[in-house]
RNA sequence: GCCGAAGUAGUUCAAUGGCAGAACAUUGCUUUCGUAAAGCAGAAACGUGGGUUCGAUUCCCUCCUUCGGCUCCA
Numbered sequence: 001g002c003c004g005a006a007g008u009a010g011u012u013c014a015a016u017g018g019c020a021g022a023a024c025a026u027u028g029c030u031u032u033c034g035u036a037a038a039g040c041a042g043a044a045a046c047g048u049g050g051g052u053u054c055g056a057u058u059c060c061c062u063c064c065u066u067c068g069g070c071u072c073c074a
Base pairs, nucleotide, nucleotide: 001070002069003068004067005066006065007064010024011023012022013021018054026042027041028040029039030038047063049061050060051059
């Protein structure tokens, strides 16, 4: 330099045009003499900038980051 994949909650992953979810973690409450466990409840996220659309996490383009492959030079 070229090609491909991925970017969503603190972490691991869903959702793929129409209200953004789960598990673990975290906070509060219940339970207990206390802790743990268990139960209930809460908070928390779509990489950047544009475009298409009535409507974009989803489709298109640019850029950024990470990973893999190929090639060149050293």
The RNA shown here (transfer RNA) has 74 nucleotides and comes from Candidatus Yanofskybacteria bacterium RIFCSPHIGHO2_01_FULL_43_42. Its mean pLDDT, the model's own confidence on a scale to 100, is 82. It matches the Rfam family "tRNA". About the family: Transfer RNA (tRNA) molecules are approximately 80 nucleotides in length. Rfam classes the family as a transfer RNA. The sequence is in RNAcentral, with records from ENA.